Context: one part of a larger RNA
Molecule: large-subunit ribosomal RNA, domain VI
Organism: Persicobacter psychrovividus
RNA sequence: CGUUGGAAAUUUGAGGAGACCUGUCCUUAGUACGAGAGGACCGGGAUGGACAUACCGCUGGUGUAUCAGUUGUGCCGCCAGGUGCAUUGCUGAGUAGCUACGUGUGGAUGAGAUAAGCGCUGAAAGCAUCUAAGCGCGAAACUCGCUCCAAGAUGAGAUUUCCUUUAAGGGUCGUUAUAGACGAUGACGUUGAUAGGCUACAAGUGUAAAGGCAGAGAUGUCAUAGCUGAGUAGUACUAAUUGCCCG
Numbered sequence: 001c002g003u004u005g006g007a008a009a010u011u012u013g014a015g016g017a018g019a020c021c022u023g024u025c026c027u028u029a030g031u032a033c034g035a036g037a038g039g040a041c042c043g044g045g046a047u048g049g050a051c052a053u054a055c056c057g058c059u060g061g062u063g064u065a066u067c068a069g070u071u072g073u074g075c076c077g078c079c080a081g082g083u084g085c086a087u088u089g090c091u092g093a094g095u096a097g098c099u100a101c102g103u104g105u106g107g108a109u110g111a112g113a114u115a116a117g118c119g120c121u122g123a124a125a126g127c128a129u130c131u132a133a134g135c136g137c138g139a140a141a142c143u144c145g146c147u148c149c150a151a152g153a154u155g156a157g158a159u160u161u162c163c164u165u166u167a168a169g170g171g172u173c174g175u176u177a178u179a180g181a182c183g184a185u186g187a188c189g190u191u192g193a194u195a196g197g198c199u200a201c202a203a204g205u206g207u208a209a210a211g212g213c214a215g216a217g218a219u220g221u222c223a224u225a226g227c228u229g230a231g232u233a234g235u236a237c238u239a240a241u242u243g244c245c246c247g
Stems, first nucleotide, its partner, number of pairs: 001152001005163007015149004021049007033038001051106005059100004066093005071086006110144003117137004169246004173189005194239003197235005203228003211222004
């Protein structure tokens, strides 16, 4: 821009894409078969591999704005306590998020029409013959079925609801995240929990400083403390004002 008034939702599916894998074991059954050796079809069940996909409850990884220990050196006048730099100085842990080495799920069942092939009936050709007329079975292939996209399918579809020009609706702007390079998408904008802050909790680290006590002292203890990024709730304290534009 189109889809022949303008919108907001929900859809149909022409068409397209994806997927389609396979082992072993148990049972049927040591049965059928076979002199024996050996050893099934068909059917039922279990469990794997590779692949695909989703997720983070579990097990792990990461986690340079979390906590702790510790070395050297500079600084905060000194002590104490901190802080800068040294690969995040080094080391031990680790929330959220992201993840695999972790967990869940999937390939199906089935239908149709068939291939090779196997048949029924059956003439030409009094027989025979699956074929000539007719009819049946038959494969991971084909068409459906499963998953995803999909009306620019210009053949532009359908349904529901709203609006009639200061309209419905949308945008700008702001607070933002389950979104994100930017656009876009989603949530919210005081009739408000959208983000920050605060409070509580979870979770992490591992028992802060100051002081008392014990010890000659290092140190220990009183004491599960102190601190804390992303988590979960609550709470208008802060910021989402008022407007403007399109239609």